[in-house]
Parts: sequence; structure tokens; C1' cells
RNA sequence: GACUCAGUAGCUCAGUGGUAGAGUAGGGGAUUCAUAAGCCCUUGAUCACAGGUUCGAAUCCUGUUUGAGUCA
Repeated sequence: GACUCAGUAGCUCAGUGGUAGAGUAGGGGAUUCAUAAGCCCUUGAUCACAGGUUCGAAUCCUGUUUGAGUCA
């Protein structure tokens, strides 16, 4: 330098055009003499950034950026 993949909640990851979800973590409740485990409720996201297409974009297109990999 060329190409491919990835960037979504504090963390690990789903979500292939129609109101962004799960597990875990955080907060609360109940239970217990008390703690832990398990149970119930609940908070939490400018979907890496910018622009474009579309009635509508995490999703499609272009550019930028960060990381990983392959080739030279």
C1' cells in the first nucleotide's frame, strides 16, 4: 500500500429496512437470626464519526476513524 472482518447498555453479545433486545453488572423488594445462592421488579444506548438513498436506516451506499487478520 491492497483486500477482508469487526465497532450496538459498565462488560460479553443478538438484531439483514418498520417503536433497539438478552445475559451479566448496578439499584430496589421479598426471603433468612444473618450472609450467600436462587426469586420478583427496575435503571441503563445520539447503534464508532460524517454525509447520502428511502415515507422510514443499527441494517443499504460513500468517505473518515479505531482494532484484528491475509497478501505484497
RNAcentral holds the sequence, with entries from ENA. Predicted 3D model of a 72-nucleotide RNA (transfer RNA) from Trachelomonas grandis. The gene name in the source record is trnM. Its Rfam family is "tRNA". The family's RNA type in Rfam is transfer RNA. Rfam links the family to the GO term triplet codon-amino acid adaptor activity. The source organism's lineage runs through Eukaryota, Discoba, Euglenida, Euglenaceae and Trachelomonas.